Two RNAs folded together computationally: RNase P RNA and transfer RNA, 460 nucleotides in total. The coordinates come from a structure-prediction model, not an experiment, and the mean pLDDT is 75. Rfam match: Bacterial RNase P class A. The family's RNA type in Rfam is ribozyme.
RNA sequence: AGAGCAGAGCGUAUGGUCGCCCUGCCCCGAUAUUAUCGGAGCAGGGAGGAAAGUCCGAGCUCUAAAGGGCAAGGUGGUCGUUAAGAGCGACUGGGGGCAACCCCAAGGAAAGUGCCACAGAAAGGGAAACCGUCCCGGCUUUUUGGGAUAAGGGUGAAAAGGUGAGGUAAGAGCUCACCAGUUGAGGUGGCGACGCCUCAAGCUUGGAAAACCCCGCCUUGAGCAAGGUCGAAUAGGUUCCGCCUUGAGAAGGGCCCCUUCGAUUCCCUGAGCGCUUAGGCGUUCCGGGAGGCGGAACGGGUAAUGACCGCAAGAGUCCGGUAGCAAUACCGGGCAUUAGAUGAAUGACCAUAGAAACGGAACUCGGCUUACCGCCUGCUCUGGCA
RNA sequence: GGGGCUGUAGCUCAACUGGGAGAGCGUCACAAUUUAUUGUGAAGGUGGAAGUUCGAUUCUUCCCAGCUCCACCA
Numbered sequence: 001a002g003a004g005c006a007g008a009g010c011g012u013a014u015g016g017u018c019g020c021c022c023u024g025c026c027c028c029g030a031u032a033u034u035a036u037c038g039g040a041g042c043a044g045g046g047a048g049g050a051a052a053g054u055c056c057g058a059g060c061u062c063u064a065a066a067g068g069g070c071a072a073g074g075u076g077g078u079c080g081u082u083a084a085g086a087g088c089g090a091c092u093g094g095g096g097g098c099a100a101c102c103c104c105a106a107g108g109a110a111a112g113u114g115c116c117a118c119a120g121a122a123a124g125g126g127a128a129a130c131c132g133u134c135c136c137g138g139c140u141u142u143u144u145g146g147g148a149u150a151a152g153g154g155u156g157a158a159a160a161g162g163u164g165a166g167g168u169a170a171g172a173g174c175u176c177a178c179c180a181g182u183u184g185a186g187g188u189g190g191c192g193a194c195g196c197c198u199c200a201a202g203c204u205u206g207g208a209a210a211a212c213c214c215c216g217c218c219u220u221g222a223g224c225a226a227g228g229u230c231g232a233a234u235a236g237g238u239u240c241c242g243c244c245u246u247g248a249g250a251a252g253g254g255c256c257c258c259u260u261c262g263a264u265u266c267c268c269u270g271a272g273c274g275c276u277u278a279g280g281c282g283u284u285c286c287g288g289g290a291g292g293c294g295g296a297a298c299g300g301g302u303a304a305u306g307a308c309c310g311c312a313a314g315a316g317u318c319c320g321g322u323a324g325c326a327a328u329a330c331c332g333g334g335c336a337u338u339a340g341a342u343g344a345a346u347g348a349c350c351a352u353a354g355a356a357a358c359g360g361a362a363c364u365c366g367g368c369u370u371a372c373c374g375c376c377u378g379c380u381c382u383g384g385c386a
Numbered sequence: 387g388g389g390g391c392u393g394u395a396g397c398u399c400a401a402c403u404g405g406g407a408g409a410g411c412g413u414c415a416c417a418a419u420u421u422a423u424u425g426u427g428a429a430g431g432u433g434g435a436a437g438u439u440c441g442a443u444u445c446u447u448c449c450c451a452g453c454u455c456c457a458c459c460a
Base pairs, nucleotide, nucleotide: 001382002381003380004379005378006377007376009375010374012353013352014351015350016349017348018347020046021045022044023043024042025041027039028038029037030036031035048358052369053368055367056366057365058364059363060223061222062221067257068256069255070254072219073218074217075216076215077091078090079089080088081087092106093104094103095102096101107214108213112212113211115207116206130153131152132149133148134147135146136145137144138143161179162178163177164176165175166174180204181203182201183200184199185198186197187196188195189194227309228308229307230306237298238297239296240295241294242293243292244291249261250260251259252258265290266289267288268287270285271284272283273282274281275280300459301458302457316335317334318333319332320331321330322329323328387456388455389454390453391452392451393450396411397410398409399408405440413428414427415426416425417424418423419422433449434448435447436446437445
């Protein structure tokens, strides 16, 4: 100097002129007067590292409340950490890079089912013979039939360990040696995943689980338009369905069991039974009507989607110490705790500086992912010079 | 603000459990005749980027675009 890797931070500042939202104080005007509305002044505050995507996880809210099972979803090396997580840290195993370093949805295919197109003889059954090789026979010199063989050729993404020797008619883990892998046993190190060493078994088992599935663990609904209080208006309406104790439906916000709650009223016709003083009474059932409860659809209303609360302190942040490799936890001190809209404020212009990017809160946090300007520190490799 | 769904040719839709991407209408070219019809042929695509797999419209993840539902009263 070039190429690259990792980590942390900033993400406009100062001044001037206009303007917007919120809070507090004070003044003026109007009205229905300890109040409301409108206006002026002063003081203070006013977007982000991602406020975004809504991909994870929680707080919070809604049920009067316990339990079991199923279904569904998520997750997947080990240990730790956290309120929790598909987060974070350290380590193990695998892969990539010369290196700094980076990546991995990394349980099970030897529980089972299914799949592997085309090509190929054969695609997972110790099955399969197209060419080739070997043996036997026929015909006979164009060859043909039977058998053996998965070593070689060819096909394919993938063809059932590799090399060598023995063996054989030719061959093959058929046998042996070495190498690779798997499984098992023993020893040893580690909390553990797992590593290292020794021995044994010819055991050689294809891929894919981001196919179904199996195993372990976790979760189970809706979401601030949750939900609560106040208040305005209308036709508090119409149609259909179910139930009224042989009980609709509701709750335990998926389903079932189970448990609990639950409108629970009246009239009429007919039939049966019982009693009877023969007038009736009681009770059960079928049907009808009214009423009540619940559900669905349609329609209607509204300050034309009202006001207030929820709603601004929350697992906060900075510094120091202790424990830990670290994530993080604990202790002590400091800091602010002042954005809070609802057609929705946080802006525009000018000057100086290199001043430009992505982008705008809507209940609140912790993460992840994605978008993006410019700058800094450390490390690695290569080349040049000394 | 919060849920749900979809994306295949210019338009409307297919592709059954991963295996050579199609149909109708439309467009263009050529031919025939009755001059506005018929026939033949062609062009044109899985919203984008990664991953899993031998192989992705299909499975997974992240982005992009579009559609749709959700006020209260009774």